[in-house]
Context: one part of a larger RNA
RNA sequence: UGACGGGGGCCCGCACAAGCGGUGGAGCAUGUGGUUUAAUUCGAUGAUACGCGAGGAACCUUACCAGGGCUUGACAUCCGGGGGAACCAUGGGGAGACCCAUGGGCCGCUUGCGGCCGCCGGACAGGUGCUGCAUGGCUGUCGUCAGCUCGUGCUGUGAAGUGUUGGGUUAAGUCCCGCAACGAGCGCAACCCCUGCCGUCUGUUACCAGCAUGUGAAGAUGGGGACUCGGACGGAACUGCCGGUGACAAACCGGAGGAAGGUGGGGACGACGUCAAGUCAUCAUGGCCCUUAUGCCCUGGGCCACACACGUGCUACAAUGGCCGGUACAGAGCGAAGCGGACCCGCGAGGGAGAGCGAACCGCGAAAGCCGGUCUCAGUACGGAUUGGACUCUGCAACCCGAGUCCAUGAAGUUGGAAUCGCUAGUAAUCGCGCAUCAGCAUGGCGCGGUGAAUACGUUCCCGGGCCUUGUACA
Numbered sequence: 001u002g003a004c005g006g007g008g009g010c011c012c013g014c015a016c017a018a019g020c021g022g023u024g025g026a027g028c029a030u031g032u033g034g035u036u037u038a039a040u041u042c043g044a045u046g047a048u049a050c051g052c053g054a055g056g057a058a059c060c061u062u063a064c065c066a067g068g069g070c071u072u073g074a075c076a077u078c079c080g081g082g083g084g085a086a087c088c089a090u091g092g093g094g095a096g097a098c099c100c101a102u103g104g105g106c107c108g109c110u111u112g113c114g115g116c117c118g119c120c121g122g123a124c125a126g127g128u129g130c131u132g133c134a135u136g137g138c139u140g141u142c143g144u145c146a147g148c149u150c151g152u153g154c155u156g157u158g159a160a161g162u163g164u165u166g167g168g169u170u171a172a173g174u175c176c177c178g179c180a181a182c183g184a185g186c187g188c189a190a191c192c193c194c195u196g197c198c199g200u201c202u203g204u205u206a207c208c209a210g211c212a213u214g215u216g217a218a219g220a221u222g223g224g225g226a227c228u229c230g231g232a233c234g235g236a237a238c239u240g241c242c243g244g245u246g247a248c249a250a251a252c253c254g255g256a257g258g259a260a261g262g263u264g265g266g267g268a269c270g271a272c273g274u275c276a277a278g279u280c281a282u283c284a285u286g287g288c289c290c291u292u293a294u295g296c297c298c299u300g301g302g303c304c305a306c307a308c309a310c311g312u313g314c315u316a317c318a319a320u321g322g323c324c325g326g327u328a329c330a331g332a333g334c335g336a337a338g339c340g341g342a343c344c345c346g347c348g349a350g351g352g353a354g355a356g357c358g359a360a361c362c363g364c365g366a367a368a369g370c371c372g373g374u375c376u377c378a379g380u381a382c383g384g385a386u387u388g389g390a391c392u393c394u395g396c397a398a399c400c401c402g403a404g405u406c407c408a409u410g411a412a413g414u415u416g417g418a419a420u421c422g423c424u425a426g427u428a429a430u431c432g433c434g435c436a437u438c439a440g441c442a443u444g445g446c447g448c449g450g451u452g453a454a455u456a457c458g459u460u461c462c463c464g465g466g467c468c469u470u471g472u473a474c475a
Stems, first nucleotide, its partner, number of pairs: 001475002003472003007469007015459002019423005026315008034306002042053002064301007073124001077123005083117002087104007106115004126290002129288003135284002137279003140275001142273001147186006153162003166177003192267004197235007207224002211222003238261001241255005317416001321375007333364003338357002343352003382413001387408007429451007
């Protein structure tokens, strides 16, 4: 100087408390451990691994296994030799990869060279092989925590201190005051984006107040530039104003006005560093290793196994509910090998035919809700696992191993031990919708809107953190 303390003081954070909903019990989905296996490819492992890399494992992907094949190679550049256009078609063997055979079939010119292809030879290619404890880059975490430092000066023999401590204050090393310090840098904040209010400009595919036309109904039409909305630019909030408290400061408390008030709400943004944290399998890269194989191609299998154990979820156990009928209201997105209306067929998944739309124009489009009816506490008209049958769709192909539909079947489950998680407001809870990936496949991920709470006395305690101080035989 740090680190640590079941030392002290001060102070924060859904850290506790107060509250609401869960997890832990059940069934299923998914990841992991373990076990099994020819293989169940690899990585991630307290917090900071475990719906994680994976924003799509039937083939492909694929890195694994078995078998069948290739050896200048699936891919790059170059050299030497000898040959042929490239390429197309056909036949045979084969699971295919591949192997064998036959036929057709060139251009430029400097006339034996080049383009392109295959053969032989040589340089080389290739490796998701090892080392993240050789590395770059990127990332997690402490932590959006308020800290981490430097120059000069001053103090100390020196390590170092001071500044950065102190009194107040703040979300903040935020600001004020004081002070052997005076300044400065990286952080904080602001500048950026979205959202909330207003104005100006601009109006089509958006809008429709007044005028006119018009309909079964319609902004459907003329038209309009008010409104909604889209977009661009600007304004608006600064403790600016008033009162109080305070050191006359910074600031805090209350109030007015205001769409918004003291950082308005949300996002992007992560200091010096820590964990030899993670990644050699995104990529790059040193070293090491393989070279008729640790490279490459193919068919099939595996990554989907299942006595178990754990994490994360979905669906429930019902009446604030289930079922039936009727009826309303979004936002954000996506669409041409696409979205696919109305119509016809089918109980349905879906099929037929195909209007319109490269989309403020056409299409994909809510559910909870509301109105009415029914069920009456039952393992049920709750719950839907499992299984049988019949189908649909995608795709070369759904046996291993897809999703969906209909009929039948109807399991466990009656609120979950010890323990444990999230959340402070348009939040939790609850309801559906969209998108990426994608032929197909979503209970996951990322977004979107609808409905919309309860509680916070307080900081003693648990966890994490900040500042000062104290002890130390630790560094």
This is a predicted structure of a 475-nucleotide part of an RNA (small-subunit ribosomal RNA, 3' major domain) from Parasphaerochaeta coccoides DSM 17374. The RNAcentral record of the full RNA draws on Greengenes. Its Rfam family is "Bacterial small subunit ribosomal RNA". Its mean pLDDT, the model's own confidence on a scale to 100, is 85.